Annotation: A computed fold for a 1455-nucleotide RNA from a metagenome, annotated as small-subunit ribosomal RNA. It matches the Rfam family "Bacterial small subunit ribosomal RNA". Model confidence (mean pLDDT): 84 of 100. The RNAcentral record of the sequence draws on SILVA.
RNA sequence: CAUGCAAGUCGAACGAGAAAGUUUCCUUCGGGAAAUGAGUAGAGUGGCGCACGGGUGAGUAACGCGUAGGUAAUCUAUCCUUACAUUUGGGAUAACAUUGGGAAACUGGUGCUAAUACCGAAUGGUCUUCUUUGCUGCGGGGCGAAGGAGUAAAGGUGCCUCUUCAUGAAAGCUACCGUGUAGGGAUGAGCCUGCGUACCAUUAGCUAGUAGGUGGGGUAACGGCCCACCUAGGCUACGAUGGUUAGCGGGUCUGAGAGGAUGAUCCGCCACACUGGAACUGAAACACGGACCAGACUCCUACGGGAGGCAGCAGUGAGGAAUAUUGCGCAAUGGGGGAAACCCUGACGCAGCGACGCCGCGUGAGUGAGGAAGGUUUUCGGGUCGUAAAGCUCUGUCAGAAGGGAAGAAGUGUUAUAUGGUUAAUACCCAUAUAAUUUGACGGUACCAACAGAAGAAGCACCGGCUAACUCCGUGCCAGCAGCCGCGGUAAUACGGAGGGUGCAAGCGUUAAUCGGAAUUACUGGGCGUAAAGCGCGCGUAGGCGGCUUGGUCAGUCAGAUGUGAAAGCCCCGGGCUUAACCUGGGAAUUGCAUUUGAUACUGCCUGGCUAGAGUGUGGUAGAGGGAAGUGGAAUUCCAGGUGUAGCGGUGAAAUGCGUAGAUAUCUGGAGGAACACCAGUGGCGAAGGCGACUUCCUGGACCAACACUGACGCUGAGGUGCGAAAGCGUGGGUAGCAAACAGGAUUAGAUACCCUGGUAGUCCACGCCGUAAACUAUGUCAACUAGCCGUCGGGUUCAUUUAAGAAUUUGGUGGCGAAGCUAACGCGAUAAGUUGACCGCCUGGGGAGUACGGCCGCAAGGUUAAAACUCAAAGGAAUUGACGGGGGCCCGCACAAGCGGUGGAGCAUGUGGUUUAAUUCGAUGCAACGCGAAGAACCUUACCAGCCCUUGACAUCCUCGGAACUUUCUAGAGAUAGAUUGGUGCCUUCGGGAACCGAGUGACAGGUGCUGCAUGGCUGUCGUCAGCUCGUGUCGUGAGAUGUUGGGUUAAGUCCCGUAACGAGCGCAACCCUUGUCCUUAGUUGCCAGCACAUAAUGGUGGGAACUCUAAGGAGACUGCCGGUGACAAACCGGAGGAAGGUGGGGAUGACGUCAAGUCAUCAUGGCCCUUAUGGGCUGGGCUACACACGUGCUACAAUGGCCGGUACAGAGGGCUGCAAACCCGCGAGGGGGAGCUAAUCUCACAAAACCGGUCGUAGUCCGGAUCGCAGUCUGCAACUCGACUGCGUGAAGUCGGAAUCGCUAGUAAUCGCAGAUCAGAAUGCUGCGGUGAAUACGUUCCCGGGCCUUGUACACACCGCCCGUCACACCAUGGGAGUGGGUUGCAAAAGAAGUGGGUAGCUUAACCUUCGGGAGGGCGCUCACCACUUUGUGAUUCAUGACUGGGGUGAAG
Repeated sequence: CAUGCAAGUCGAACGAGAAAGUUUCCUUCGGGAAAUGAGUAGAGUGGCGCACGGGUGAGUAACGCGUAGGUAAUCUAUCCUUACAUUUGGGAUAACAUUGGGAAACUGGUGCUAAUACCGAAUGGUCUUCUUUGCUGCGGGGCGAAGGAGUAAAGGUGCCUCUUCAUGAAAGCUACCGUGUAGGGAUGAGCCUGCGUACCAUUAGCUAGUAGGUGGGGUAACGGCCCACCUAGGCUACGAUGGUUAGCGGGUCUGAGAGGAUGAUCCGCCACACUGGAACUGAAACACGGACCAGACUCCUACGGGAGGCAGCAGUGAGGAAUAUUGCGCAAUGGGGGAAACCCUGACGCAGCGACGCCGCGUGAGUGAGGAAGGUUUUCGGGUCGUAAAGCUCUGUCAGAAGGGAAGAAGUGUUAUAUGGUUAAUACCCAUAUAAUUUGACGGUACCAACAGAAGAAGCACCGGCUAACUCCGUGCCAGCAGCCGCGGUAAUACGGAGGGUGCAAGCGUUAAUCGGAAUUACUGGGCGUAAAGCGCGCGUAGGCGGCUUGGUCAGUCAGAUGUGAAAGCCCCGGGCUUAACCUGGGAAUUGCAUUUGAUACUGCCUGGCUAGAGUGUGGUAGAGGGAAGUGGAAUUCCAGGUGUAGCGGUGAAAUGCGUAGAUAUCUGGAGGAACACCAGUGGCGAAGGCGACUUCCUGGACCAACACUGACGCUGAGGUGCGAAAGCGUGGGUAGCAAACAGGAUUAGAUACCCUGGUAGUCCACGCCGUAAACUAUGUCAACUAGCCGUCGGGUUCAUUUAAGAAUUUGGUGGCGAAGCUAACGCGAUAAGUUGACCGCCUGGGGAGUACGGCCGCAAGGUUAAAACUCAAAGGAAUUGACGGGGGCCCGCACAAGCGGUGGAGCAUGUGGUUUAAUUCGAUGCAACGCGAAGAACCUUACCAGCCCUUGACAUCCUCGGAACUUUCUAGAGAUAGAUUGGUGCCUUCGGGAACCGAGUGACAGGUGCUGCAUGGCUGUCGUCAGCUCGUGUCGUGAGAUGUUGGGUUAAGUCCCGUAACGAGCGCAACCCUUGUCCUUAGUUGCCAGCACAUAAUGGUGGGAACUCUAAGGAGACUGCCGGUGACAAACCGGAGGAAGGUGGGGAUGACGUCAAGUCAUCAUGGCCCUUAUGGGCUGGGCUACACACGUGCUACAAUGGCCGGUACAGAGGGCUGCAAACCCGCGAGGGGGAGCUAAUCUCACAAAACCGGUCGUAGUCCGGAUCGCAGUCUGCAACUCGACUGCGUGAAGUCGGAAUCGCUAGUAAUCGCAGAUCAGAAUGCUGCGGUGAAUACGUUCCCGGGCCUUGUACACACCGCCCGUCACACCAUGGGAGUGGGUUGCAAAAGAAGUGGGUAGCUUAACCUUCGGGAGGGCGCUCACCACUUUGUGAUUCAUGACUGGGGUGAAG
């Protein structure tokens, strides 16, 4: 807001009164008349109702609501009851008729008429009012008496017996309804009061009708409610005024409660009805479906003018995440009218829509294992969905089809009968009873039996933890999830899907909101040393709290009683729907308020006393307590003079600076300012800040002792007020030293700093501001109580003294430890952070922020009070374990130092990076990658590239078929391969066959040096051969953890000893093992040969020997065992003896718990993923060998301690049948020929080289150095072009000892010299071993690096390669300022003035009453005054939005 409905009713108040239709009659057939419809419909006058019921919550912080009262300050229609009355007149008016105006809404004139409409008069017990007066009460009042004045009314219906006319009326009667006056009741309402009732003090002052009085007016009624006058009051820190928000209560939700939140449905109250204002009528309204005015909006219009108000029920639009039918009925309950029937009733009863909520029921039950199929998963065996299904046997709720069928209904009316009342009456009427009849929207109702068939009926959320429930696949920090923590970067129980599971179930989840948990605003029931939190400190106002005792009072307090605390709801006990939800009866409860009666301990109040608190007096004591004046010496600086000469000063080192114009130094004299050494002390004083030379004056407080006095005078303390370091500010002085700013010099990458040289404010004084500090004991003040011990300062007492001293005790301060207790711990502990009491202040996550705005203070600087938006999931305390420190202590290591030799420079070798490439395969990347995997890339290896081929495959298992296997030769091709071809018929057998091998086919599968070492096993590196890492029990701690393992010594060692709330134990250390060094025993070949022989030119060559060397088995030996010293009577250390060896004899193997997501998927193994005519397999060729460059590791050198030539000597450990190979011959040589010997203490590789002896070279790019290149060869191999090694001849580069830097090594070591081996066809300057020669140095632990133990700090824990601060740039967000701009609200001063009400009234007008008939009274219209809404102006306040620009803040990716 379209439309419909939601308030009408009464003919028994009144006048008037149709039509259609039907019937009859007449008819000129057009129609007319009558009757009926019908005294009906509709309209009007009048009465009652419309103020109830229904809706909504805008306003309202208020007597609005709640509760308890008051009204003696009031009203109350209808209803009930009582008493009395209801007499007599009058004039109008609507309807209607007629005539106008208007589009309409509506309205004017004229004429008629009625009433329970209106008016006059009478009467008036009462009532109202005035005067006089009695009794009584609570302040006004109540009950009375006398007198005066004033004030009422309406009839209607029924009946016709009596009276009169007589159809029926009138009068009358009777009954009922109505009317008037008055009293009472009931109900409803008005007004007043106590108490309670949101937030903001960044709202602190508000108020002139304001507060009160007197007198009036007004109201139903009190009252500044209004008016005139008078007074100057009233409210407020116990929160006035202002602002913001809000209907209040019963109740509802939550909670153990106290509370907190809330005010839907139902009930009570209030307010509102388009917005604002004002009134009328009425019992009641300032009125939701009445009227007037103004405004906004909508609609109609003939443009003149009109109409409207769903926050009634439905419904529509809009808004929104979102909320229903334009339903049925008055059958019930209730309401209005009526005498009643009855009418009206979107109240209400029902139905409809919505799982919105609550409750109940169903979707089947029993049996059923081949554990079916299928899904899913799998360790491939199986598991799981799962007795679940199917199958078999049953039942029949709900739904379905069809049949029956309540209760809700009581009445009312009518008829009949009876009784009673009234009356003269049996009539009428009224009342009551009985009987009959009459009323159901819901409703195709509930309910009941009967029919059929398991039939039609299960979803939603979740499954990482909280929190019940787990796997697979997909995805790959993507997509996504998420309440918090957090998941997701290739194996996601966290995303998406699936299977399974869990929880609820016709629902389940999500979102929003409230309470709880939250003791996280703490009344019950918290805190403030360090977590947030004690005002910087006093004095003191209000307030709060307050010693012992007498009496009184009874306000608080306690107990009883009474009233109230509506109903509903909650709770308990019953009852009714099959049960429940739901409905219903009774009770309890309603913790409150009020009244009243008691109690009197405690608190309060009044009163009397006391002395223990507090204070005063007397006598003493200590003191940097405060203020003022004066005085003093040391030192610094400056000035003057003397002496004196070249520096002084300053620093890590310097320079600036001062100084030959005479500094510094030194002496004398003087000036001036500031501060007061020693004493001096966890000493003193003060409220705190603070106070330090001495003297004097003034002055505050404290303490001690003994008595006397006052008699609670006390404590705390919001506001208030005073004091208050340093710095700073103002005015005026002063200024020696010091010293912000400033200047210069250094340092540094820079150095607006640290250091140095100067230096102004300031520091000092006087007066005035400021008012803050880590103003700290981070600990408010006061009082009481609660173990001790030890210092120290000021008093007193006692004891003992020879004087100092001293002991005990007491009191007031100031310190250290410590018991109980407290504390999160640290710690506190009579000076409490213990146990209590009183009062004040303060806190409530971090950041934003002690900031913005506003107020107050200030000269300013600034102070004080003090937010929010936004943002984060933390910030913080104490303690623990580690790690770290340019912290400390102790100790170790070729860590430094002391030495020796190198690297870094050159050439080459080799590896890496980079670059290049078709490919230069891959891996290793600080130490701990880089001569590493690789103990050896020409092919192969080989993984890479190009090309050519194969597809069950080069290799494994299974199946089928065939064939011995195998082998010879040829052709094509780069080869793989393809074709052809020769020889060959094997082994075992129970004769069935079997085993091995080859070929073909089929599919399961093979294969992958493809990816992931951040999915893994195994192995390895590293810290580190460092001395550590742990456990059991016990003890301590709330706990993390500690103790043990720390401490004193000692060691190479957590090695050992001692001590010890620890006692033990394990893995590590050490030892056991191997090797080497000495000796012994045994054994004696291939090794050995002293003695005895033989032989040779010579040789253990031979006989023999077993002594020696050696070989290889077993033993011995070394253990701080012995001695001395040191040490703690220990462990151990130092020295010594003996000994081959001495304190682990040397070397090796051996590597704790762990760290590095260290390395390796390319040794191997392996999860997952990927490829499957290719990422697999084969082959040829190429590449891994490239080359501007950079780095690592080496070799060779640069030379004379050397090169070259000649001669000569001495090892060890190894290798050898696909092998090592001798003698001899050839070649300059590499090598070739040759083949004895050897399966090795026998033979061989195999001459060791440095060394030694002799010669030469003579400091030079060389007789150094050998790169590079040329030529010629050798060897291996299928093959040396890319790309091998070696030999000979020739060539003869760089390089003259290497910058910064850096490496190794402590004794048979470094350095130097050669030899051997593995790999290997060939190919070492590498690697692994072996021996020869063989040094120097270590004062020592300050420093560098690494490590161990103890301790300390920490804001680190990915652990300092950590963490982290600020500016700048960019993006986003909220916010402050801002010239202003635009709205809202509001104050003040004015203007304005509709409607209305009240007052006035000179104009106009007027039925009732009066009249002397002229008029008057009264009224109306008009005009006017007052009040006043809308509206307007000016000027303020406040709030919101916006604003160029600007300030800071927050958050963001690797800037």